A computed fold for a 72-nucleotide RNA from a bacterium, annotated as transfer RNA.
It matches the Rfam family "tRNA". By type it is a transfer RNA.
Its mean pLDDT, the model's own confidence on a scale to 100, is 83.
[in-house]
């Protein structure tokens, strides 16, 4: 120094242009004498930052941050 992958919720993660979803965890409510399993609801997301192309960008272009992976 090239070059490739990757960067969404506290974590792991899906989502090939058209209102962000799951799983666990956190809380609240059922069950139970309690706690645990369990069922049921909630909160939690400026999708790395910034410019662009669209009527409409988490999705496509660019640069840039930050991670990894070959080369040299």
């Nucleotide at each position: 120094g090239c070059a490739c992958c990757c960067g969404u919720a506290g974590c792991u993660u899906a989502g090939u242009g058209g209102u962000a979803g799951a799983g666990c965890a956190u809380u609240c409510g059922g069950u139970u004498u309690a706690c645990a399993u369990c069922c049921g609801a909630a909160g939690g997301g400026u999708c790395g930052u910034c410019c662009g192309u669209u009527c409409g960008a988490g999705u496509c272009g660019g640069a840039c941050c930050g991670g990894g992976u070959g080369c040299a």